[in-house]
Annotation: A computed fold for a 73-nucleotide RNA from a Parcubacteria group bacterium, annotated as transfer RNA. Model confidence (mean pLDDT): 81 of 100. The organism belongs to Bacteria candidate phyla, within Bacteria. It matches the Rfam family "tRNA". Rfam describes the family as follows. Transfer RNA (tRNA) molecules are approximately 80 nucleotides in length. The family's RNA type in Rfam is transfer RNA. The sequence was found in a public genome assembly.
RNA sequence: GCCGAUGUAGCUCAACUGGCAGAGCAAUUCCUUCGUAAGGAAGAGGUUGUCGGUUCAAUUCCGACCAUCGGCU
Numbered sequence: 001g002c003c004g005a006u007g008u009a010g011c012u013c014a015a016c017u018g019g020c021a022g023a024g025c026a027a028u029u030c031c032u033u034c035g036u037a038a039g040g041a042a043g044a045g046g047u048u049g050u051c052g053g054u055u056c057a058a059u060u061c062c063g064a065c066c067a068u069c070g071g072c073u
Stems, first nucleotide, its partner, number of pairs: 001072007010025004019056001028042004049065005
């Protein structure tokens, strides 16, 4: 330099070829206990890597860029 894959909550990952972004764990609050652990309940937490394009509508489709990983030279 060329090709490919991945990027979504604090962490690990879903979202079935466009239609309200979810789960587990962690953290917070509450219940239970003399107290802790364990258990139970509740709420919160996201510019879906960045910038554009297509569309009534984009995590999803298209382009460029950034980061990580792999391959080729």